[in-house]
RNA sequence: ACUGAAAAAGGCAAACUCAGCGAAAGCUGAGGACGCAAAGCCGCGAGCCUACGUCGAGACCGCGAUAUGGCAGCCGGGCCGCCAGGC
Numbered sequence: 001a002c003u004g005a006a007a008a009a010g011g012c013a014a015a016c017u018c019a020g021c022g023a024a025a026g027c028u029g030a031g032g033a034c035g036c037a038a039a040g041c042c043g044c045g046a047g048c049c050u051a052c053g054u055c056g057a058g059a060c061c062g063c064g065a066u067a068u069g070g071c072a073g074c075c076g077g078g079c080c081g082c083c084a085g086g087c
Base pairs, nucleotide, nucleotide: 002085003084004083011036012035016031017030018029019028020027021026034073040079041078042077044076045075047071048070049069053066054065055064056063
């Protein structure tokens, strides 16, 4: 290089609750652990979510389209790294 069976140093933290931010999706902090060998970082590709604003039609209620907003714990890709096996 490669591998994650076992062991170990350790790490992260889903749902949910509370507080804050946000139009929303969602995010942050605390609690909490379903899980994770990159569940570390990057929206680069695909995908998914949302629609304040914008556009369209519309008498109203409301509707449709749209990312510049998000999701890295959906998949691929890029960068970096712990432990052990192995050499």
Model confidence (mean pLDDT): 85 of 100. A computed fold for an 87-nucleotide RNA from a Candidatus Schekmanbacteria bacterium, annotated as c-di-GMP-I-GGC riboswitch aptamer. Taxonomically the source falls in Candidatus Schekmaniibacteriota (Bacteria, Bacteria candidate phyla). It was read from a public genome assembly, where an Rfam model found it.